[in-house]
RNA sequence: AACGAAAAAGGCAAACUAUUUGAAAAAAUAGGACGCAAAGUUACGGGUCUAAGGGAUUCUGUUAUUUCCUAUUGAUCGCCGGAUCACCAAAU
Repeated sequence: AACGAAAAAGGCAAACUAUUUGAAAAAAUAGGACGCAAAGUUACGGGUCUAAGGGAUUCUGUUAUUUCCUAUUGAUCGCCGGAUCACCAAAU
C1' cells in the first nucleotide's frame, strides 16, 4: 500500500408512520431498522425520477379535460463510475 475476518470499538439508517417544506420528484426533523466497510463528502460523467414551464387537443368562454416535449434550472452519491478525506485491523 492492497485486501477486509463468524474479531473488537465506534458509526450510518431502507421500507413504513407522524409533522413541516415543495408544483412534483423529493427533502428536513422525530420514531423505526432493510441493509451498509466509505450507506463520509462532492451532482463531475453516465443512468434514473420529476415537469413548475412550453406545445397540441377537446369542451367552452376561462377555468377545466386529454396528451406530448423539455433539466441550460429541479431531485437522487442507499443506481454505476470518477474525485476527495477518513476509524478499526487478523490472516494473506

This is a predicted structure of a 92-nucleotide RNA (c-di-GMP-I-GGC riboswitch aptamer) from Natronobacillus azotifigens. Taxonomically the source falls in Natronobacillus (Bacteria, Bacillati, Bacillota, Bacilli). The model forms 95% of the base pairs in the Rfam consensus.